[in-house]
Formats: sequence, C1' cells, structure tokens
RNA sequence: GCAUAUCUUCAGGGCAGGGUGAGAAUCCCGAUCGGCGGUAAAGUCCGCGAGCCGAAAGGCAGGAGCCGUUGCAAUUACGGCACCGACAGUAUUCCCGGCAAGAUGCGCAGAUCUCAUCUGCGUCAGAAUGUCUGGUAAGUCUGGAUGGAAGAAGAAAUGG
Repeated sequence: GCAUAUCUUCAGGGCAGGGUGAGAAUCCCGAUCGGCGGUAAAGUCCGCGAGCCGAAAGGCAGGAGCCGUUGCAAUUACGGCACCGACAGUAUUCCCGGCAAGAUGCGCAGAUCUCAUCUGCGUCAGAAUGUCUGGUAAGUCUGGAUGGAAGAAGAAAUGG
C1' cells in the first nucleotide's frame, strides 16, 4: 500500500435595507446561499444524498446555462449575462370569483348668461375601497429533525 469485516469522529449555507399592510424573512423592490463522489477546480455535465413507499433488495417523485477568453484539455477556471431550489405549515396583504358601494365614462331630460357649467334620472361599462368563499404561497421562517444520510477522516484486527 491492497482486500475483508469491525469500531470512532465528522458530515449544509442563506433575505441586509426598503414598499404595502393590523399582521409578510411568504406579496413587491432589492439582498443573499450553494451538500457528496467523478471529471481541468461544477448549485445548472455524469452520478449520489436529503422526501415518499418497502422487512430488505430496491422502487417512485423532484430543478436549473449560455456566450466569449486562456488552454492539450474547462457547460468546471476567468469575464459577461442568465437560471434553479424536496415535503408539511403559515395570506382580510398574492390570485380567481361572489356581494356591497361606486370616482369616472356613456345616454336622456332640465336649469342658468353663449361657450360652458350645474342638477336629476337611467345605465352597458367601471378605478380606489370594504366584505365573504375558495385557491395558491418561503432556497433563506417554523416543523418532521437532539433525526437520517451521500460521503470524508481515523483507529485497531485478519489475510496473501
């Protein structure tokens, strides 16, 4: 150093500031984060883990990148501009719809000194607003989880 079986330890980061609102780290502006193995150094390539099912083997679900530069080699470095993020919970704020109310528009009529303005009635449409049912909603909050785990490092043993 290799193989086998055992044990130990370790093994995930992140909304500052502002807007609306009674209330939002969930909406809006903006900010910010990147597990493990492989490979030219990777959240976005290939594979794995985290979730669910199963006694196990195993199965199921689930996401994202381009252009340029250097180079033998890079969807991995550098420059530029993008994109993505399990499950459950959480909205009178986000979305659909109902109802109320109705600025305004339109039509008709009338009044006054012409333009025009004002008043009344009607109404298809209709903004802010209020209210009710429903839906959806967080990579970053809460929870499963003082859990599990891809794997990493180490210890001692056996074997040729």
FMN riboswitch aptamer (RFN element), 160 nucleotides, folded computationally. Its mean pLDDT, the model's own confidence on a scale to 100, is 81. Of the family's consensus pairs, 96% are formed in the model. It was read from a public genome assembly, where an Rfam model found it.